RNA sequence: CUCCGAUAAAGGCAUAACCGUUGAAAGACGGCGACGCAAAGCCACCGAUCUAAGGGACCAAGCAGUCCUAGGAUAGCGGAGUUUCCGAA
Repeated sequence: CUCCGAUAAAGGCAUAACCGUUGAAAGACGGCGACGCAAAGCCACCGAUCUAAGGGACCAAGCAGUCCUAGGAUAGCGGAGUUUCCGAA
């Protein structure tokens, strides 16, 4: 230095729920709270998944409905890239 990850040490992040804000929604942000996480640090490049405002199609001549579609979203769904604490076997 690389691989690896221990009932080690020092720490870190923060699920769900709840409250507030925001958004058409998925969701995001802040507070509280911890299910868990050796990258549960960063990143939307490739898959996957979620939503459907807008757009399109169908139906209906009602007052709405159904389907399709990311310029939206998820990094705590994988892969790729990138940065990084410690040092037992």